c-di-GMP-I riboswitch aptamer from a Clostridiaceae bacterium, 93 nucleotides, folded computationally. Of the family's consensus pairs, 95% are formed in the model. The source organism's lineage runs through Bacteria, Bacillati, Bacillota, Eubacteriales and Clostridiaceae. Its mean pLDDT, the model's own confidence on a scale to 100, is 80.
RNA sequence: AUCUGAAAAAGGUACCCCAGGUGAAAGCCUGGUUCGCAAAGCCGAGAGUCUACGAAACCCUCCAAGGGGUUUUAUGACCGUCCGGUUGCCAUG
Numbered sequence: 001a002u003c004u005g006a007a008a009a010a011g012g013u014a015c016c017c018c019a020g021g022u023g024a025a026a027g028c029c030u031g032g033u034u035c036g037c038a039a040a041g042c043c044g045a046g047a048g049u050c051u052a053c054g055a056a057a058c059c060c061u062c063c064a065a066g067g068g069g070u071u072u073u074a075u076g077a078c079c080g081u082c083c084g085g086u087u088g089c090c091a092u093g
Stems, first nucleotide, its partner, number of pairs: 003093001004091002012037002017032006035080001041086004046082002048078003054073008
C1' cells in the first nucleotide's frame, strides 16, 4: 500500500414504538428508546419506491359559474432499497 472483517477494543450511527413540532400528503425535525449497521460517513435522484397541493385529460351534475368522480403527472420526498463517485477508524492474515 492492497485485499479481507473471525474475534477484540475505542469511538460512531439509531429501526420499530412513544411524545412534541412541521407539511396537502409522502415525509421531515427534536427528545426518549436501541432493532440493527464496517461505511447505516459524505456527494449524486442513475434505477426503483412513496405521495399528488397544484396541473392536465375524461366522465357525471349544471344555462353558466360551481361541485363530484376516475386516470395521468414531481416541481415534493425516500440512499436503514439497489447503484456510481469519494474519504475514513480499529484489527487478523